The RNA shown here (transfer RNA) has 73 nucleotides and comes from a Lachnospiraceae bacterium. Rfam family: tRNA. Rfam classes the family as a transfer RNA.
[in-house]
RNA sequence: GCCGGAAUAGCUCAGUCGGUAGAGCACUUCACUCGUAAUGAAGGGGUCGUCAGUUCGAGUCUGAUUUCCGGCU
Numbered sequence: 001g002c003c004g005g006a007a008u009a010g011c012u013c014a015g016u017c018g019g020u021a022g023a024g025c026a027c028u029u030c031a032c033u034c035g036u037a038a039u040g041a042a043g044g045g046g047u048c049g050u051c052a053g054u055u056c057g058a059g060u061c062u063g064a065u066u067u068c069c070g071g072c073u
Stems, first nucleotide, its partner, number of pairs: 001072007010025004019056001027043005049065005
């Protein structure tokens, strides 16, 4: 230099054919307990790496770009 992959909640990851984003763990509150843990219930937390484009509508499609991983030379 070229090619491919990854980037989504605090962490690990889903998200189908483009239709207003979810799970587990963690966190908060409550119940239970003499108390803690465990268990159960409820709740908070995200403009999906960044900037543009297409579209009525983008996590998803297109281009550029940043970081990380792998491959080729």
The prediction has a mean pLDDT of 83.